[in-house]
RNA sequence: GCCUGAAAAGGGCGAACCCAUCGUAAGGUGGGGGCGCAAAGCUACGGAUCCUGAGUUAAGCAGGAUGGCCGGACUGCCAGG
Numbered sequence: 001g002c003c004u005g006a007a008a009a010g011g012g013c014g015a016a017c018c019c020a021u022c023g024u025a026a027g028g029u030g031g032g033g034g035c036g037c038a039a040a041g042c043u044a045c046g047g048a049u050c051c052u053g054a055g056u057u058a059a060g061c062a063g064g065a066u067g068g069c070c071g072g073a074c075u076g077c078c079a080g081g
Stems, first nucleotide, its partner, number of pairs: 002081004012037002017032006035068001041074001043072001045071003048066006
């Protein structure tokens, strides 16, 4: 460096829900709380889903959101090969 893995060791993150707050909304932020996660670190690049708008039979279009929906890019602890 590459591949495999989470058995061990040290740890890490933090679902639903509740409170506060931001947002038209999806949803975000902080605190509590832990369902789970070997990348549940990061990144809206591709797909998918969700929200808003005009228009519309619709399909589509524009903007936004979701990284714990999937894939990709970048980065990382430990162990084995």

This is a predicted structure of an 81-nucleotide RNA (c-di-GMP-I riboswitch aptamer) from a Candidatus Bipolaricaulota bacterium. Model confidence (mean pLDDT): 83 of 100. The organism belongs to Candidatus Bipolaricaulota, within Bacteria. It was read from a public genome assembly, where an Rfam model found it. Of the family's consensus pairs, 95% are formed in the model.